[in-house]
RNA sequence: AAAGCAGAACAGACGAUCGCUGGGUGAAUCUUCAUCUGGAGGAAAGUCCGAACACCACAGGGCAGGGUGCUUCAUAACGUGAAGUCGCGGUGACGUGAAGGAAAGUGCAACAGAAAAUAUACCGCCCGAAAGAACUGUGCGCAAGCAUGGCCCAUUUCGGGUAAGGGUGAAAUGGUGCGGUAAGAGCGCACCAGUUUUCCGGGUGACCGGAAAAGCUUUGUAAACCCCACCUGGUGCAAGACCAAAUAGAGGAGCGUUUGAAGGCUGCCCGCCUGAGCUCCCGGGUAGGUCGCUAGAGGCGGCUGGCGACAGCCGUCCCAGAGGAAUGAUCGUCAUUCAGACUCGGGUAACCGGCUCUGAAUACAGGAUUCGGCUUAUGGUCUGCUUUGGCC
Numbered sequence: 001a002a003a004g005c006a007g008a009a010c011a012g013a014c015g016a017u018c019g020c021u022g023g024g025u026g027a028a029u030c031u032u033c034a035u036c037u038g039g040a041g042g043a044a045a046g047u048c049c050g051a052a053c054a055c056c057a058c059a060g061g062g063c064a065g066g067g068u069g070c071u072u073c074a075u076a077a078c079g080u081g082a083a084g085u086c087g088c089g090g091u092g093a094c095g096u097g098a099a100g101g102a103a104a105g106u107g108c109a110a111c112a113g114a115a116a117a118u119a120u121a122c123c124g125c126c127c128g129a130a131a132g133a134a135c136u137g138u139g140c141g142c143a144a145g146c147a148u149g150g151c152c153c154a155u156u157u158c159g160g161g162u163a164a165g166g167g168u169g170a171a172a173u174g175g176u177g178c179g180g181u182a183a184g185a186g187c188g189c190a191c192c193a194g195u196u197u198u199c200c201g202g203g204u205g206a207c208c209g210g211a212a213a214a215g216c217u218u219u220g221u222a223a224a225c226c227c228c229a230c231c232u233g234g235u236g237c238a239a240g241a242c243c244a245a246a247u248a249g250a251g252g253a254g255c256g257u258u259u260g261a262a263g264g265c266u267g268c269c270c271g272c273c274u275g276a277g278c279u280c281c282c283g284g285g286u287a288g289g290u291c292g293c294u295a296g297a298g299g300c301g302g303c304u305g306g307c308g309a310c311a312g313c314c315g316u317c318c319c320a321g322a323g324g325a326a327u328g329a330u331c332g333u334c335a336u337u338c339a340g341a342c343u344c345g346g347g348u349a350a351c352c353g354g355c356u357c358u359g360a361a362u363a364c365a366g367g368a369u370u371c372g373g374c375u376u377a378u379g380g381u382c383u384g385c386u387u388u389g390g391c392c
Base pairs, nucleotide, nucleotide: 001388002387003386004385005384006383007382008381010379012334013333014332015331016330017329018328020039021038022037023036024035025034026033027032041364045375046374048373049372050371051370052369053236054235055234056233060270061269062268063267065232066231067230068229069228070084071083072082073081074080085099086097087096088095089094100227101226105225106224107221108220109219122166123165124162125161126160127159128158129157130156131155135150136149137148138147139146140145174192175191176190177189178188179187193217195214196213197212198211199210200209201208202207240291241290242289243288249282251281252280253279254278255277262274263273264272265271298317299316300315301314302313303312304311305310336361337360338359339358340357341356343354344353345352346351
């Protein structure tokens, strides 16, 4: 100097003029004026998780459904966070994991290949049998040849052995070497890898390191069904509470009054509870307002404990609460970034920093019950670390 990795805070400041709105105070009186004080985010977005709170009258048990899935810790809780272990990726700083079980069972693995788990012989290698060129013996024949026997390479057929070599495939039943065999094979041996069992050391633990023995050796997939462990009521501020207003039932049907209709806890079952009227269809009337609504698992600062997430203690502050939905507009100066011009300084060098002027730019984006997370969008700055190149 370049290229990367991880983290932190910020998201413009000041002034002037005008405008909107919550609350307090004062004055007016028909909702106005004056003054004081407050007025969006780090993600307010997504609506993906979790909870507080409200209602479902009060319990209990089982099943289904759903969620999580290595260990320890944190938290109100979470599918979140911190610290680790193992796997994978990267030269590295680091990143990432849907990370329990495949020997409980079922399923799937296209195509290729002989064969993909009750698997397996295509080419090849070895052994045996039959046929078989050429050669050769005997007999007949003047000869050519005919008959018969021996032997028989390449080759063909059949039977048996084999899984070492080759082929196919993402994956083919441990790997390398030596011996052995008719040819081969953990068939045997040596060294490795894997599995199982036992023991030793370290660690809270997941796990890590080591030693010994045994049989020679188990395809993958559970982000397939499944098994195992733990957790789990529902609906949601359009929740819900209160006040007001209005009325027409001369309607129809069904079931029922303790032999229990209808309803609730509850997605289903058992069980429990309320219960004399209830349910459905048709028809008519009313629907305005107040609360919920912001003092909190709260913010900020300090100290203590902890690797850390975080916890405890002390102090201090009140920071939107609208109700069709306010928080804005204009101007000027400055700040920051980029580009250009000019010039000064530092350094041995590579190179670095500053002043002035001009121009341009200043992101993503806006509450509505509240809070803790995750995910996504985005501007520049700062801090630490890794790799490469160059100079001394």
A computed fold for a 392-nucleotide RNA from Desulfobacteraceae bacterium RAAP-1, annotated as Bacterial RNase P class A. Its Rfam family is "Bacterial RNase P class A". Rfam's curators write: Ribonuclease P (RNase P) is a ubiquitous endoribonuclease, found in archaea, bacteria and eukarya as well as chloroplasts and mitochondria.